[in-house]
RNA sequence: GCUGCUGUGGCUCAGUGGUAGAGCGCACCCUUGGUAAGGGUGAGGUCGAAAGUUCGAUUCUUUCCGGCGGCACCA
Numbered sequence: 001g002c003u004g005c006u007g008u009g010g011c012u013c014a015g016u017g018g019u020a021g022a023g024c025g026c027a028c029c030c031u032u033g034g035u036a037a038g039g040g041u042g043a044g045g046u047c048g049a050a051a052g053u054u055c056g057a058u059u060c061u062u063u064c065c066g067g068c069g070g071c072a073c074c075a
Base pairs, nucleotide, nucleotide: 001071002070003069004068005067006066007065010024011023012022013021018055026042027041028040029039030038048064049063050062051061052060
């Protein structure tokens, strides 16, 4: 340099062209003599950035940035 995959709550991940979810974690409550376990409620995300297409984009397209891998080149 070329190329494939990838980027979504604190962490690990799902998801779909129509105002975004799960598990764990966190806060509060119930329960207990007290913890743990269990149950309930809640907070928490400009879906990497910009642009394009569209009535509408997290989803499709392009460029850029980051991560992982493959190939090539120079020394």